[in-house]
């Protein structure tokens, strides 16, 4: 430096639910909680799913635009421990 993650240790994160707050919404933040996680660290680049105030249209759908999810898959960047 690369690959691997069966066992161990030091630690880390935190699903559902819940309290308060924010957002039209998807959802987010903080506390409790702990289902799980070796990248469940960071990043919306590709795809996926979801939401949508507003615009265009006679209207609806679709599309375009805007947004959410990194604990949906892939890509990019970074990182702890171990040597049976």
């Nucleotide at each position: 430096a690369a690959a691997u993650g069966a066992a161990a240790a030091a630690g880390g994160c935190a699903a559902a639910c819940u309290a308060a707050g924010g957002g039209u919404a998807a959802c987010c933040u903080u506390g409790g909680g702990g289902c799980g996680c070796a990248a469940a660290g960071c990043u919306a680049c590709c795809a996926a799913u979801c939401c949508u105030u507003a615009a265009a249209u006679a209207g609806a759908a679709a599309u375009u635009g805007g947004g959410a999810u990194a604990g949906u898959g892939g890509g990019g960047c970074u990182g702890c421990c171990a040597g049976u």